A computed fold for a 94-nucleotide RNA from Chloroflexi bacterium HGW-Chloroflexi-8, annotated as c-di-GMP-I-GGC riboswitch aptamer. The organism belongs to Chloroflexota, within Bacteria. Its mean pLDDT, the model's own confidence on a scale to 100, is 81. It was read from a public genome assembly, where an Rfam model found it.

RNA sequence: AUCGAUAAAGGCAAACCCGGUGAAAACCGGGGACGCAAAGCCAUGGGUCUACUGUUCUCUCGCUCAAGAGACUACGAUUGCCAGGCUGCCGAAA
Numbered sequence: 001a002u003c004g005a006u007a008a009a010g011g012c013a014a015a016c017c018c019g020g021u022g023a024a025a026a027c028c029g030g031g032g033a034c035g036c037a038a039a040g041c042c043a044u045g046g047g048u049c050u051a052c053u054g055u056u057c058u059c060u061c062g063c064u065c066a067a068g069a070g071a072c073u074a075c076g077a078u079u080g081c082c083a084g085g086c087u088g089c090c091g092a093a094a
Stems, first nucleotide, its partner, number of pairs: 002094001003091002011036002016031006034080001040086003044083003047078003054072001056071005
């Protein structure tokens, strides 16, 4: 250094409940522990979620419009979805 014990010292905290913020996704504080060896930090790439928009695209149509359906679309959210970057506690076995 890789690695990760039924080790030690500590750490974080899902669901759910209460209070608050937000249009929502979600976030913050308190309680609470399913889990986590980076569940510490960064929305950089992908995914997912929410919202909105449209002289946009496709289908329905003989054509146009209207209407309906579908697709696409973030500058929002998520790092406890996966990559990537930065940093870090402990030390059995290998």